[in-house]
RNA sequence: UGAUGCGGGUCAGGCGAUCGCGCCCCGCGGAAACGCAGGGUGAGGAAAGUCCGAACUCCAUAGGGCAGGAUGCUGGGUAACGCCCAGGCCUCGCGAGGGGACGGAAAGUGCCACAGAGAACAGACCGCCGACGGUGAGGGCGAGGCGGCCAGGGAGCUCCGGCCGUCUCUACCUCAAACGGGCAAGGGUGAAACGGUGAGGUAAGAGCUCACCGCCCCGCCGGUGACGGCGGGGGCACGGCAAACCCCAUCCGGAGCAAGACCAAAUAGGUUCCGCCUGUCCGCUUCGGCGGACGGAGGGCGGCUCGCCUGAAUUUCCCGCAUUUUGGGAAGGGCGGAACGGGUUGGUUGCUUGAGGCCCCGAGUAAUCGGGGUCCCAGAGAAAUGGUCGCCACCCCGGCGGAGCGAUCCAAUGGGGCACAGAAUUCGGCUUAUGAACCGCAUCAGUGC
RNA sequence: CGGGGCGUAGCGCAGCCCGGUAGCGCACUCGUUUGGGGUGCGAGUGGUCGGCGGUUCAAAUCCGCCCGCCCCGA
Numbered sequence: 001u002g003a004u005g006c007g008g009g010u011c012a013g014g015c016g017a018u019c020g021c022g023c024c025c026c027g028c029g030g031a032a033a034c035g036c037a038g039g040g041u042g043a044g045g046a047a048a049g050u051c052c053g054a055a056c057u058c059c060a061u062a063g064g065g066c067a068g069g070a071u072g073c074u075g076g077g078u079a080a081c082g083c084c085c086a087g088g089c090c091u092c093g094c095g096a097g098g099g100g101a102c103g104g105a106a107a108g109u110g111c112c113a114c115a116g117a118g119a120a121c122a123g124a125c126c127g128c129c130g131a132c133g134g135u136g137a138g139g140g141c142g143a144g145g146c147g148g149c150c151a152g153g154g155a156g157c158u159c160c161g162g163c164c165g166u167c168u169c170u171a172c173c174u175c176a177a178a179c180g181g182g183c184a185a186g187g188g189u190g191a192a193a194c195g196g197u198g199a200g201g202u203a204a205g206a207g208c209u210c211a212c213c214g215c216c217c218c219g220c221c222g223g224u225g226a227c228g229g230c231g232g233g234g235g236c237a238c239g240g241c242a243a244a245c246c247c248c249a250u251c252c253g254g255a256g257c258a259a260g261a262c263c264a265a266a267u268a269g270g271u272u273c274c275g276c277c278u279g280u281c282c283g284c285u286u287c288g289g290c291g292g293a294c295g296g297a298g299g300g301c302g303g304c305u306c307g308c309c310u311g312a313a314u315u316u317c318c319c320g321c322a323u324u325u326u327g328g329g330a331a332g333g334g335c336g337g338a339a340c341g342g343g344u345u346g347g348u349u350g351c352u353u354g355a356g357g358c359c360c361c362g363a364g365u366a367a368u369c370g371g372g373g374u375c376c377c378a379g380a381g382a383a384a385u386g387g388u389c390g391c392c393a394c395c396c397c398g399g400c401g402g403a404g405c406g407a408u409c410c411a412a413u414g415g416g417g418c419a420c421a422g423a424a425u426u427c428g429g430c431u432u433a434u435g436a437a438c439c440g441c442a443u444c445a446g447u448g449c
Numbered sequence: 450c451g452g453g454g455c456g457u458a459g460c461g462c463a464g465c466c467c468g469g470u471a472g473c474g475c476a477c478u479c480g481u482u483u484g485g486g487g488u489g490c491g492a493g494u495g496g497u498c499g500g501c502g503g504u505u506c507a508a509a510u511c512c513g514c515c516c517g518c519c520c521c522g523a
Stems, first nucleotide, its partner, number of pairs: 001445008010436002013392007021042005027036003044420001048431002051429005056256004068252005073087005088102001089100004103247002108245002110241003125187002127183003132180002135176005142169009152160001195213006214236001215234008260349004270340009279294006295314001298310005315331005356375008394417004401410003450522007459475004469506001477493005499515005
C1' cells in the first nucleotide's frame, strides 16, 4: 500500500424551479353548497411480519388447585419480556471474533433403523490361550498277562527264579491338536461397543496392579453466583436422545381501540321457553249485559325495613265439594325476562405529552439509572405525505492524462445507477427486507527502509 | 385485530401424530394382444417432499424464521 475477513455505531441525499395531495387555523365573497387568497404542519429504521412483552379499556374473579401454554447456566437491567448487558462453561475459527432451546438421562416410561457376534444388568464372528478337564503320539519308573529260551534244586510233574519277545495299565516328562473351557488385547460392524494411553503382570488376557489423563465422591481456598484452583479418597459403578413422553423450578384469568364511553337513529312484525297477574264490591237493567269504585303484576321518584305518584289485562271453560262461601286446573289476555331471528352501521370521544426526543453533568465495566436545561414532532373518513426539470453530492463502467524508486495511487470528456418500503390506540423488543459512506481490529500478500 | 388449515411425481392424494424403505390412482414410455386404433395384460421412467437454518447418528416427519395459497370470527 492492497486484498479478504470480523465487529461497531451513523445517515437514509441536498438546493432551486414548477405542477399537485391530506389535516388544522384565519380572511374575503355567498342564503347555502361552495369558490378565491394566506399561514402552519405532514412517515420509518424498519411504519413490515404480527412473533414476544406491556400500557390502556371492558368482561370475569374469595383463596388455592387441576388442565393447558411459555420459559430454562449465573448475576444484573427493565413497567414487563422469550429482550438487553456483564460473566461462567461448551463449541467453531490461524486470528480479529462468532454461535449455544446451556435445568434433570443414578424418578419412571419409551426409542436407538441398516450393518454387526453383541445396542444397554451386552456379546464372542475372526482371533488369542495347552494354566485346568478330556484326547492323540513318543519316551518312561513300575505292575500284570501270554509265548519262548536258560540255569539250579529235584526221580518226575507242579511251582519258584533269570533272560528275551510281545500286549495291557500307568506316576511322570515331551510334543501335537482348540473338544470342553478361559480371554476380550487385536481385527471387523456401526453414529455410538460398557473409561483412554503406557508399563508391569499372565497360559492368554483383563483396573488384575501401577503412573498420567478422564470420571465420581469428600474437604479446603477464591468468587455474590454460574464456576475455577488445590489436596485426599474410590478401580470405574453412570452410552445417547427430553426441539420423545415426562420430572423439577418460575411465569401466565379472558378479550381487544371494530377495546370502551356519550349522543343520534333503530329496537317493527315473528318463533320458542319461563315468572307474576287475571280479584272483590256497588248501582242500573229489557236479565243478554252496561257503568263505576277499590284492589292490582309492573313502572317511576324520594329522605329507600318505608312513603308518594302512575298503572295493563281484569274474559271464557272444566273438575272436586255443593245451599252459598270456597279449593284446583286449562285456554285466552296483560306485564316482564331469556334465547333465536330481524333491524341500525351516522356523529363526538378514546387520539396522541409519551416508561417522549435532544444537550450537559453525575453513578455504573456495561445494559441502564439519577439530576438539570431545552423542544413539541402526522393524528385525517380505507387512508394525504407525490410527479417533472436543472445543478451539486455519492456509487459503478470507462480511461485522455498524471504522480511515485516501487507496491500502487490520483484522474478529464462521456455513459449508467441512487435501495427496502409506507403510519391507522400507543410504547419496549425480536425477526425479516434494504442503499451508502465511515471508524476500529485481524489475517494474508506486495513494496521501501 | 384475532384464529385455523394447506404446500409431497404432469394432475389428484397417502405417508407426518409415534423420525430410519418416499408410496397409490390417473397420465407418460416400452412390450404384448388387434388387419389398425381403443380396451385388456406385463414391465418401466419420473420427486430440490415450498425455501433457509437448527436438534438428532439420521428429518417429508421435530423446532425456529421466511414465502405462497385457502378458510373462519369480531
About this RNA: Two RNAs folded together computationally: RNase P RNA and transfer RNA, 523 nucleotides in total. Its mean pLDDT, the model's own confidence on a scale to 100, is 77. Rfam match: Bacterial RNase P class A.